[in-house]
Molecule: transfer RNA
Organism: Patescibacteria group bacterium
RNA sequence: AGGCCUGUGGUGAAGUGGUAUCUCGUCGGUCUCCAAAACCGAAGUCGGGGGUUCGAUUCCCUCCAGGCCUG
Numbered sequence: 001a002g003g004c005c006u007g008u009g010g011u012g013a014a015g016u017g018g019u020a021u022c023u024c025g026u027c028g029g030u031c032u033c034c035a036a037a038a039c040c041g042a043a044g045u046c047g048g049g050g051g052u053u054c055g056a057u058u059c060c061c062u063c064c065a066g067g068c069c070u071g
Base pairs, nucleotide, nucleotide: 001070002069003068004067005066006065007064010024012022013021018054026042027041028040029039030038047063048062049061050060051059
């Protein structure tokens, strides 16, 4: 320099154009003499910018970060 892949709550992941979901964790509640476990509930997320579209996590462009390959 060229090519490819990945980026989604605190963590690990799913999601091929129409309500963003699951696991663990955190917090609150029920239960208990107390705690744990169990159960119920809550907060919290699409890497940045632009474009296409009635509508974008999803499609396009660009940038950023990480990884792999070629020279």